RNAcentral holds the full RNA, with entries from ENA. Small-subunit ribosomal RNA, 5' domain from Pseudoxanthomonas taiwanensis, 526 nucleotides, folded computationally.
Context: one part of a larger RNA
RNA sequence: ACGCUGGCGGCAGGCCUAACACAUGCAAGUCGAACGGCAGCGGGUAGGAAGCUUGCUUCCUAUGCCGGCGAGUGGCGGACGGGUGAGGAACACAUCGGAAUCUACUCCGUCGUGGGGGAUAACGUAGGGAAACUUACGCUAAUACCGCAUACGACCUAAGGGUGAAAGUGGGGGACCGCAAGGCCUCACGCGAUGGAAUGAGCCGAUGUCCGAUUAGCUAGUUGGCGGGGUAAAGGCCCACCAAGGCGACGAUCGGUAGCUGGUCUGAGAGGAUGAUCAGCCACACUGGGACUGAGACACGGCCCAGACUCCUACGGGAGGCAGCAGUGGGGAAUAUUGGACAAUGGGCGAAAGCCUGAUCCAGCCAUGCCGCGUGGGUGAAGAAGGCCUUCGGGUUGUAAAGCCCUUUUGUUGGGGAAGAAAUCCUGCUGGCUAAUACCCGGCGGGGAUGACGGUACCCAAAGAAUAAGCACCGGCUAACUUCGUGCCAGCAGCCGCGGUAAUACGAAGGGUGCAAGCGUUACUC
Numbered sequence: 001a002c003g004c005u006g007g008c009g010g011c012a013g014g015c016c017u018a019a020c021a022c023a024u025g026c027a028a029g030u031c032g033a034a035c036g037g038c039a040g041c042g043g044g045u046a047g048g049a050a051g052c053u054u055g056c057u058u059c060c061u062a063u064g065c066c067g068g069c070g071a072g073u074g075g076c077g078g079a080c081g082g083g084u085g086a087g088g089a090a091c092a093c094a095u096c097g098g099a100a101u102c103u104a105c106u107c108c109g110u111c112g113u114g115g116g117g118g119a120u121a122a123c124g125u126a127g128g129g130a131a132a133c134u135u136a137c138g139c140u141a142a143u144a145c146c147g148c149a150u151a152c153g154a155c156c157u158a159a160g161g162g163u164g165a166a167a168g169u170g171g172g173g174g175a176c177c178g179c180a181a182g183g184c185c186u187c188a189c190g191c192g193a194u195g196g197a198a199u200g201a202g203c204c205g206a207u208g209u210c211c212g213a214u215u216a217g218c219u220a221g222u223u224g225g226c227g228g229g230g231u232a233a234a235g236g237c238c239c240a241c242c243a244a245g246g247c248g249a250c251g252a253u254c255g256g257u258a259g260c261u262g263g264u265c266u267g268a269g270a271g272g273a274u275g276a277u278c279a280g281c282c283a284c285a286c287u288g289g290g291a292c293u294g295a296g297a298c299a300c301g302g303c304c305c306a307g308a309c310u311c312c313u314a315c316g317g318g319a320g321g322c323a324g325c326a327g328u329g330g331g332g333a334a335u336a337u338u339g340g341a342c343a344a345u346g347g348g349c350g351a352a353a354g355c356c357u358g359a360u361c362c363a364g365c366c367a368u369g370c371c372g373c374g375u376g377g378g379u380g381a382a383g384a385a386g387g388c389c390u391u392c393g394g395g396u397u398g399u400a401a402a403g404c405c406c407u408u409u410u411g412u413u414g415g416g417g418a419a420g421a422a423a424u425c426c427u428g429c430u431g432g433c434u435a436a437u438a439c440c441c442g443g444c445g446g447g448g449a450u451g452a453c454g455g456u457a458c459c460c461a462a463a464g465a466a467u468a469a470g471c472a473c474c475g476g477c478u479a480a481c482u483u484c485g486u487g488c489c490a491g492c493a494g495c496c497g498c499g500g501u502a503a504u505a506c507g508a509a510g511g512g513u514g515c516a517a518g519c520g521u522u523a524c525u526c
Stems, first nucleotide, its partner, number of pairs: 001521004007373006013366002015331001020329003024326003029076003034073002037069002041067003044063009083284003092209007101201002106197008114148001116146002123138006154163003168189006176183002210256003217247003222244004227239003259281004263274004286307005309320004337363001339362003345359001346357004376406004386397004412462005420453001425447008470515005475496003481510005491498002
């Protein structure tokens, strides 16, 4: 997997085939405490109108003033998490080492954070296009961009010297200044330079890693050197020149096959087989190639080019990539729901509230596996009836049933009902910071909110044996035997072999044996 059968629960597992093609939805966003703004929503203010309970309600208009916020600029994250195993027999993986490197966010130090400038989206106006989208002109902001100043470290150096930074935002506030905004002080989060740590990553070496010799020679950037280029970094990684090397029966080269490992299965072990789930590493993302951005990619849900395929089109031109989660067609012996929730754990962003999260946690389907439970217990000989066999006496089914006495797991009905959730938050005390009893941060105590699963697990009660047994086999191997039918037919069969008129071997029945919510068959492996 298939055939027959099928009561319940727990825990696991679930496209091994077409890396075949994919309709639809969702799977990566977030920050207004970086910025200009204001499309929509709510509020405030001002004006007007109506109703009248004469100071409230409704409606209209204006206004970014406030809460917020679509689109946009900017920051961080989309390099994690999730999938698949096509390729790859080699630094790909495993183990042990190494030096010539980088590392956003995080942690611990040191030193700074001064003063300027020019743009550009959004927006407005005018166009083009069927659409995707796009053009010109004009306005504007920043934690976007660019100079200047300064330089504890840092980098370069011919050791004289030279080079290179930054950005603000929010909370609170006594004195002083200011018409005000604010300055100023302070705290928090940021920003720049640099040292260290941690984490992650890149690179190199040794050893190990399938089959074929019906593959014996292979190699020209090939092997090494010198000098450069390039990289975060050693290196023919790349280039110019020079030398002629390098590998190979200890199997090079070539061909085939294959993701590798921890492990898993088996076995007394040695070994053999294997690499589903879970964990680590690698590779890939329609096929092939390429770079950009960035701390990190040559980037599954980013970009560009080419190709195949599909779709839209007004024929000019455009759009797409489920080996994410579901789901569809197809292939196949064969593998599930277009489900719920962010409650928990974890991740991204954010000061936080919070938002996002098909990661995850749950639920659904499937006897696919493992484990547990049940389908009743006791009594009951007239050894009932019926079936089957018979030597016709009886034997067997068989204490089996009925009957009587009990129990109630499971199921049904009714009731109760968790743990998983205490953090963030609020508040009191206290310590730190500070001019400060503001703010902010830490510690301790108190309080409140938050559950998808789910009215689930679990508990109590009620009635009632009530709701629950099949499958294969019975010649020997191999536990289990008779009758009838058939007559080398029909058929069986793992091997030996059965069947041609008394078949324990075919088919049926009765009986028996073995397993049991499973049992057989097939396939693979030890």